Predicted 3D model of a 336-nucleotide part of an RNA (large-subunit ribosomal RNA, domain IV) from Gracilimonas sediminicola. RNAcentral holds the full RNA, with entries from ENA. Lineage of the source: Bacteria > Pseudomonadati > Balneolota > Balneolales > Gracilimonas. It matches the Rfam family "Bacterial large subunit ribosomal RNA". Gene Ontology terms of the family: structural constituent of ribosome and ribosome.
[in-house]
Context: one part of a larger RNA
Order: sequence, then C1' cells, then structure tokens
RNA sequence: UUCAUGGCUAAGGAACUAGGCAAAUUCGAUCCGUAACUUCGGGAGAAGGAUCCCCUGGGCGCCUUCGGGCGUUCGGGGCGCAGUGAAAAGGCCCAAACGACUGUUUACCAAAAACACAUGUCUCUGCUAAGCCGCAAGGCGAUGUAUAGGGACUGACACCUGCCCGGUGCUGGAAGGUUAAAGAAGGGGGUUAGCUUCGGCGAAGCCCUUAACUGAAGCCCCAGUAAACGGCGGCCGUAACUAUAACGGUCCUAAGGUAGCGAAAUUCCUUGUCGGGUAAGUUCCGACCUGCACGAAUGGUGUAACGAUUUGGGCACUGUCUCAGCCAUGAGCUCG
Repeated sequence: UUCAUGGCUAAGGAACUAGGCAAAUUCGAUCCGUAACUUCGGGAGAAGGAUCCCCUGGGCGCCUUCGGGCGUUCGGGGCGCAGUGAAAAGGCCCAAACGACUGUUUACCAAAAACACAUGUCUCUGCUAAGCCGCAAGGCGAUGUAUAGGGACUGACACCUGCCCGGUGCUGGAAGGUUAAAGAAGGGGGUUAGCUUCGGCGAAGCCCUUAACUGAAGCCCCAGUAAACGGCGGCCGUAACUAUAACGGUCCUAAGGUAGCGAAAUUCCUUGUCGGGUAAGUUCCGACCUGCACGAAUGGUGUAACGAUUUGGGCACUGUCUCAGCCAUGAGCUCG
C1' cells in the first nucleotide's frame, strides 16, 4: 500500500441502487391490547404497550423425608446507563398481480406465475373389460367389477360457463353412387385331331389374355355431437347547438363475442386521458373504453388463507450513500 473477514463511528437517514442488494433494526417469558376482511376456522405473535434484578414484611394454594421446597398475590426498600444485563431467539404495515392451499422440479446457472393437487366435465370399458408390456407363453390392470379401471381437458371455493355442427374429428345410419380379393357369362389368341378348293378352316383338351355381372368395410352421402379440434363480420345514414347514435338501410357468414373483465403477465400508437400518492412518478393504485390483437373448463370474473414468487408505497432501522475514518485478524505486494 491492495484485498478478504469481522468490529465501531459525529451529523444526516435510502440522498445509494435496476432494486434497501448487503447490513442494521426486531427477537425470550408473563400481562394488557389487537383492525380491515373472512370460507367464521382464521387474519393473529396482527399492530401497539407494560413488566422482568437484589433485600425485606404479610396473605393464599400445592407438595413435604416436617428441615423445607414450589407457585401466586399485597406492601416496603436498594443499586446501575442498562435486570430474558453475556450467548442463543420474528422487523412490521398498506395495496396490487399470479397461483387456492401443503407439496414437486431443470443432481452442477432457472424453485417460479411452471408441474402436481383435491374438485368439475367429457369419453372408452360388461370382465377372457378397456388400456398397456411381450414374438409367444405369460403378466400388469386386479385376486379389482361402472361409487370400478383407462384416456383427455380443467384446476379449492363462490357466481357462472353465451352463439356456431359450414370445415376437421368422433358417434350413429343405411336407400343410392364408387370400390378389393374372389367367383364368373361371353370375347380374343396359341397349340392340333380332322377337313380342304391347298389359300386356309379348325372340334375337344390344355395354355395365354380380356371381361359383362356378383361382390364388404371405407369414401361420397344423411343425421347427431363444441367441458371434441376449432370459429364467433363489414359499409352507410339517422335525435331541436355540437357531439354521439337507442334507430334504419345494405352486403356477407356456419354463427357474427353474450355475461364479466379491460392501456391488462394481453394496448402497437403510448409516458393514452383523468384522479391518487411525490417538491418532482415511463413504474404503482383507482377510473375511462378508442379491446392494433380479453372473454367464458386452450375456462371468465371474484376470492379469506397461504408464498425463500413478482410489483408499488410507508414506519422503524441502519456506513447502501453524502464521505469517509479508525481498529482486529488473515492473505498478497514492497522493504528489512
């Protein structure tokens, strides 16, 4: 002199910073006291406050080996800056987002809003079940039997879950069209007994080939089905200021987005506009609705409790900072 770890710090107290990261504060026991909200269980150790040591007098209770011990209560007094005197031992509050919750996860950069979950719904499966593993035997399912088992989606709870079956899928249907193997009437060709006018013709059999017609499922077709995959419009005009359009016209569609929510984990323009909070707020909260491009089990909107989650604000507290200083220990460097 640089760094690491630890300790202290005047005044201020987040001015630091992406962000209170880190550190500090708080911390035990008893008593008092405790809000919104709520699924009435919680929230809650909410928050906030008081006391705690030693000496001494009395009351009460329990135990007792009768020596006393423990607890509790009412008084009097003492000391220190400080009595859970060291150590160990929650910081708290308000609002919002997401996920109900306890759980699970990327062993070694991600612990979460992701996965799971109880709940709900659809669908398959009648038992030699469906489904799955295996070439098979066999096994799981299950020594179970539809209140069971498999698959898919959703994700506690509350209130709800709108319209579309045209496309794709699935289920059902069977009149018609199409249609495989197979069967096959008939036709064509090769071969040759025979016949011959010597050019040819040509039975039967065998072979090659063609093929009317018959012919299942499937597909076409007809229905159903969206908590199946999915989808859920445009233009123009109109009210006695203006503006807007309850209303009307027109085109298209299978149907044109309902309830609820909405600049949102979704809003490009955008730091939208207004309000709140700040002296000042691209973040945050409450509204508005012009939703580029929310929306109802790819669930919609709420929601007490919960969360090493995320966001904004506040109190307390602090070397995070203004702005550094000192000390201890260790390491390096330099010098000896």